[in-house]
RNA sequence: GCCGUCUGGGAUGCCGCGGCGUGAAAGCGUCGAGGAAAGUCCGGACUCCAUAGGGCAAGGUGGUGGGUAACCCCCACUCGAGGUAACUCGCAGGACAGUGCAACAGAAAGCAGACCGCCUCAUCUUCGGAUGGGGUAAGGGUGAAACGGCGGUGUAAGAGACCACCAGCGGGGACGGUGACGCCCUCGGCUAUGCAAACCCCACCUGGAGCAAGAUCGAGCAGAGGACGGCCGGCCCGGCCAAAUCCUCGGGUAGAUCGCAUGAUCGCGCUGGCAACAGCGCGGCUAGAUGGAUGACACCCCAUCCGAUGCCUCGUAAGGGGCGCGGGGGACAGAAUCCGGCUUAUAGGGCGACUCGU
Numbered sequence: 001g002c003c004g005u006c007u008g009g010g011a012u013g014c015c016g017c018g019g020c021g022u023g024a025a026a027g028c029g030u031c032g033a034g035g036a037a038a039g040u041c042c043g044g045a046c047u048c049c050a051u052a053g054g055g056c057a058a059g060g061u062g063g064u065g066g067g068u069a070a071c072c073c074c075c076a077c078u079c080g081a082g083g084u085a086a087c088u089c090g091c092a093g094g095a096c097a098g099u100g101c102a103a104c105a106g107a108a109a110g111c112a113g114a115c116c117g118c119c120u121c122a123u124c125u126u127c128g129g130a131u132g133g134g135g136u137a138a139g140g141g142u143g144a145a146a147c148g149g150c151g152g153u154g155u156a157a158g159a160g161a162c163c164a165c166c167a168g169c170g171g172g173g174a175c176g177g178u179g180a181c182g183c184c185c186u187c188g189g190c191u192a193u194g195c196a197a198a199c200c201c202c203a204c205c206u207g208g209a210g211c212a213a214g215a216u217c218g219a220g221c222a223g224a225g226g227a228c229g230g231c232c233g234g235c236c237c238g239g240c241c242a243a244a245u246c247c248u249c250g251g252g253u254a255g256a257u258c259g260c261a262u263g264a265u266c267g268c269g270c271u272g273g274c275a276a277c278a279g280c281g282c283g284g285c286u287a288g289a290u291g292g293a294u295g296a297c298a299c300c301c302c303a304u305c306c307g308a309u310g311c312c313u314c315g316u317a318a319g320g321g322g323c324g325c326g327g328g329g330g331a332c333a334g335a336a337u338c339c340g341g342c343u344u345a346u347a348g349g350g351c352g353a354c355u356c357g358u
Stems, first nucleotide, its partner, number of pairs: 001354001003352005009301002012298002015295001017032006034332001038343002041341005046210004058206005063077005078092001079090004093201002098199002100195003115140002117136008148166002151163003167191001169188005175182002214258004223249005229241004265284008302330001304328004310323005
């Protein structure tokens, strides 16, 4: 210098908080945040709703091969860019399907282009040159980009106009690789601007809402039915009414419980694989709140930093090491259905691989 990985204060006392167990109670026992619990950016599990099949639209992804439940994730490789190197970065399909755009500068910017310069002709001339017509993309200048590079032939001057070499493009073939692709040979015409993080084309993928999902139970109060009661002169049937009381039913609300903590789980070992990862064996399980717990104080210690230099020690010396003294000292941040990723924040400290220089 470059890459990866780990850690993220500890002990005791005391006062508190949430879950579970125990107890009649007081109390006692036990467990109690993170590597990102964060952003809510991707992908899934799970739940409800929707759903014949196909197409269009809309959105997303975009080198190749693999991993995975899946991915805008991960691994390996290819190509391109950067770096002396270790290594890093890449929104990495298509610009002969079509459309569009290319600021500023510049004469000219997309079926090119004559500003300066060069050459030539005409006219004029103070003989220095000036003006006008034509030719020219070799030279200058502008620009991110000016229609291959370089040398020669050629020419009035020039030009792939022609030739050799080189670069690049297209076609064909051989070899290596699963593939992206690499490498070699040969032919062609001499040269093809960039942008698809513009529309678009091609290939593949995608139903919606989310744990306030959703499920079960369910007061009170409305509501329905019945008993009892009243009316139809009495009784029975039937009909109507109905304040209170009682019984039954009952959608939904408050509320309670579940969902909700054993899982695509974690650790170790072995096997397969370059790896991501997969399989097998053994062992472990330790938050679950919902006006939302996981905290505060005291003291001791510790990584480590600063100051002074008292003692010991190594060294010829510069200086180094150890013990002691005084002072400081610990970041970012906190679960809320769960999981795999990505991104962002993070004081200080530890470990390992590799590269360059001396």
Notes
This is a predicted structure of a 358-nucleotide RNA (Bacterial RNase P class A) from a soil metagenome. Its Rfam family is "Bacterial RNase P class A". Rfam's curators write: Ribonuclease P (RNase P) is a ubiquitous endoribonuclease, found in archaea, bacteria and eukarya as well as chloroplasts and mitochondria. The prediction has a mean pLDDT of 77.